[in-house]
Molecule: Bacterial large signal recognition particle RNA
Organism: Dehalococcoidia bacterium
């Protein structure tokens, strides 16, 4: 140096979390990466740190030790930002309402602005008058076979007679009722009135008189106040995204060395 056969070992690793601590199942990253059983209100161990059983590989690119660099990815810290929903109005923006000052436009004003005083009407109540409607009175017509009146032919009754009595129809009138009605009277009522009188109310609107003597009204803008709001601002949550790191852990990669037996 080569060959053969063994053994140690290997048969993934890592992050966060859990744990007195170490692993595992579970979650995540990486990817060359066995099988079965146990296991998150957990399972098995004790600094030699998963336990039990089986299979494959096995002295080397694969195992162990040292070292180095590459560095996936995770966690931590900080910055920027997204999403969600919440608060606020100090900054900025938008909207709504109100106010006064200034500016602009327009109307109006010495044929007298705004303002002040005063009268009247509109409004309410009461009374009165008129009018309208209804009802009644009133006038008139009609209107009772009998149970209304008057007068009662005929006829009836009484009587010896003279006469008398009751009384239907007709006629005349009237009651209830049914019609008509200009004027007049009374009562009731109102979505009645350029009406009258008195009292009341009085913001507003209309109108008259007097005082005063130059502005006043509308719109827009500036400014101020109030309110509401977000392209404003504050903070919260999240398994969101991205960047930074003399932070932390870290798979993977590179280099060096390394067991036993036999034979050549």
């Nucleotide at each position: 140096c080569c060959g053969u056969g063994c053994u140690a070992g290997a048969u993934g690793g890592g992050g966060a979390g859990c744990u007195a601590g170490c692993g595992g199942u579970g979650c995540c990253c990486u990817g060359a990466a066995c099988c079965c059983g146990c296991a998150a209100u957990c399972c098995g161990c004790u600094a030699u740190a998963g336990c039990g059983g089986g299979g494959u590989u096995g002295a080397a690119u694969u195992c162990c030790u040292c070292u180095u660099u590459u560095g996936a990815g995770g966690c931590c810290a900080g910055g920027c930002u997204g999403a969600u929903g919440g608060g606020c109005c100090g900054c900025u923006g938008c909207c709504a309402g109100g106010g006064u000052u200034c500016g602009g436009c327009g109307g109006u004003a010495u044929u007298g602005a705004a303002g002040g005083u005063u009268g009247g009407g509109u409004c309410c109540c009461a009374c009165g008058c008129g009018g309208c409607g209804c009802a009644g009175g009133c006038u008139u017509g009609u209107g009772a076979a009998c149970c209304c009146c008057g007068c009662c032919a005929g006829g009836u009754u009484c009587g010896g007679a003279a006469g008398a009595a009751a009384g239907c129809a007709a006629c005349g009138g009237u009651a209830a009722g049914c019609g008509a009605g200009a004027c007049c009277c009374u009562g009731c009522g109102g979505g009645u009135g350029c009406c009258g009188u008195g009292g009341g109310a009085g913001c507003g609107c209309c109108u008259g008189a007097c005082c005063c003597g130059a502005g006043u009204c509308g719109c827009c803008g500036c400014c101020c106040c109030u309110g509401a709001u977000a392209c404003g601002u504050c903070g919260a949550u999240u398994g969101g995204g991205u960047c930074u790191g003399u932070g932390u852990c870290g798979a993977u990669g590179g280099g060096a060395g390394g067991g036993c037996a036999c034979g050549g």